This is a predicted structure of a 133-nucleotide RNA (c-di-AMP riboswitch aptamer (ydaO/yuaA leader)) from an Actinomycetota bacterium. The coordinates come from a structure-prediction model, not an experiment, and the mean pLDDT is 78.
[in-house]
RNA sequence: CGCCGAGUCACCACUCGGUGAGCCGGGGAACCACCGCGGGGCAUGCGCACCGCUGGGGUGAAUCCGUGGCGCACCUGCCGCGGUAGGGCGAUUUCUUCCCGCCCGAACCCGUCAGCUAACCCGGUAGGCGGUU
Numbered sequence: 001c002g003c004c005g006a007g008u009c010a011c012c013a014c015u016c017g018g019u020g021a022g023c024c025g026g027g028g029a030a031c032c033a034c035c036g037c038g039g040g041g042c043a044u045g046c047g048c049a050c051c052g053c054u055g056g057g058g059u060g061a062a063u064c065c066g067u068g069g070c071g072c073a074c075c076u077g078c079c080g081c082g083g084u085a086g087g088g089c090g091a092u093u094u095c096u097u098c099c100c101g102c103c104c105g106a107a108c109c110c111g112u113c114a115g116c117u118a119a120c121c122c123g124g125u126a127g128g129c130g131g132u133u
Stems, first nucleotide, its partner, number of pairs: 001130004008021005022125006032115001036053004041048002055113001056110004064083007086104005
């Protein structure tokens, strides 16, 4: 000087932080929506109980599929490879898009609990890269 990202700015303090603004995220009414799958049994105003399987949610683009291997009674799961919803940068366009090139397609958190959601309440403001001197 640029890139991803909400992650910047101002002031106070002189300490290891604090207060605001901006930006970002979560919880939280009414209305609306939702209230799993399979099995046999009972019932016949369409439901009842039993058994088995599987928790659910959040930030984020980061989902889903196929295949090989591992584990396993089964299911769930883990690893590798290939693709993919989706995302970023560049070039092009100059109105954007399409097309093209190069990448990402992770990780973490809550803890049995949260749909949406006005009022209201509570948090975050990191980290990681590239070029030049």